[in-house]
A computed fold for a 349-nucleotide part of an RNA from an uncultured prokaryote, annotated as small-subunit ribosomal RNA, central domain.
Context: one part of a larger RNA
RNA sequence: CUGGGCGUAAAGCGCGCGUAGGUGGUUUGAUAAGUGGGAUGUGAAAGCCCAGGGCUUAACCUUGGAACUGCAUUCCAAACUGUCAGACUAGAGUACGGUAGAGGGAGGUAGAAUUUCCGGUGUAGCGGUGAAAUGCGUAGAGAUCGGAAGGAAUACCAGUGGCGAAGGCGGCCUCCUGGACUGAUACUGACACUGAGGUGCGAAAGCGUGGGGAGCAAACAGGAUUAGAUACCCUGGUAGUCCACGCCGUAAACGAUGUCUACUAGUCGUCGGGAUCCUUGAGGUCUUGGUGACGAAGCUAACGCGAUAAGUAGACCGCCUGGGGAGUACGGCCGCAAGGUUAAAACUC
Numbered sequence: 001c002u003g004g005g006c007g008u009a010a011a012g013c014g015c016g017c018g019u020a021g022g023u024g025g026u027u028u029g030a031u032a033a034g035u036g037g038g039a040u041g042u043g044a045a046a047g048c049c050c051a052g053g054g055c056u057u058a059a060c061c062u063u064g065g066a067a068c069u070g071c072a073u074u075c076c077a078a079a080c081u082g083u084c085a086g087a088c089u090a091g092a093g094u095a096c097g098g099u100a101g102a103g104g105g106a107g108g109u110a111g112a113a114u115u116u117c118c119g120g121u122g123u124a125g126c127g128g129u130g131a132a133a134u135g136c137g138u139a140g141a142g143a144u145c146g147g148a149a150g151g152a153a154u155a156c157c158a159g160u161g162g163c164g165a166a167g168g169c170g171g172c173c174u175c176c177u178g179g180a181c182u183g184a185u186a187c188u189g190a191c192a193c194u195g196a197g198g199u200g201c202g203a204a205a206g207c208g209u210g211g212g213g214a215g216c217a218a219a220c221a222g223g224a225u226u227a228g229a230u231a232c233c234c235u236g237g238u239a240g241u242c243c244a245c246g247c248c249g250u251a252a253a254c255g256a257u258g259u260c261u262a263c264u265a266g267u268c269g270u271c272g273g274g275a276u277c278c279u280u281g282a283g284g285u286c287u288u289g290g291u292g293a294c295g296a297a298g299c300u301a302a303c304g305c306g307a308u309a310a311g312u313a314g315a316c317c318g319c320c321u322g323g324g325g326a327g328u329a330c331g332g333c334c335g336c337a338a339g340g341u342u343a344a345a346a347c348u349c
Stems, first nucleotide, its partner, number of pairs: 004320003007303002012317001014201004021194003025088007033081002035077008049065006091191001092188004096183004103177007110154001115149007125136002162169002206247006215241002220236004258316006266294012278281001298305002322349003331342004
């Protein structure tokens, strides 16, 4: 190199866009680089292999053949791949009409609740727990009524419902904006797929600067529990959680399942669109795009998967190769730092 794999055994980059590269629809003609065939030259001899011969055999020696899978030149072929020229519309895309949606960004606004403050009523408790205590309260708490402030989050609707590439997205209104689906025509004419590097996005926590701070709450303090209790429970409580801008770049970033395309029984739901039928209904049938449950064949070590494949194939990328040492050390790159990324070895079982 060939070969084997990646849902759970080691193994799919967290997710896009995209450069090089790899791969690429139908058809006509040309070409002849790849490809197939022939010829010539060369491919030293020895050796290997085959058939003979010679030493009494053998080893050994010797003769001939084959082979030397290669290279160069030349001729022929033109199916396939490539290249060039032309055409096509089934892939892809554009225009037009509709549809659904927590898709994204900005601004505004609403009500409930918690907390605090002010005022009224009112009096001895409140709070908390398994039970308590710390804590709050006669300087008037808790309860209740009225008012004010402020921050954060949007009950019900709500749904194996929807949208988004992933992370993720949920009150209402306005503006800006991305994508998807669907219908019928017209247009472009392979413009496609994947994607090493690269580049962008990327939960939470964390970091920088400046705001904000209601509730919650690492750290911390106190009270309990306990043999102890640096915990679980309770009372407090600071970073943080929120906003703006800039970093960080990681997660069980999970469907533990890369992207794209084609093909391969059905049944039952649900969401969006279209067509059609009548008995016009909370309707039926067909179709298309999502999202679920079961299941034939097939696959699988089993569990299970099963048109949303882990089935049958193709294209391209990533990754794996016993456990520990170790996702560590060293070096490089990135980062303000925390650290991230790339990534060993000795030794040991």

Its Rfam family is "Bacterial small subunit ribosomal RNA". Its family is annotated with ribosome and structural constituent of ribosome in the Gene Ontology.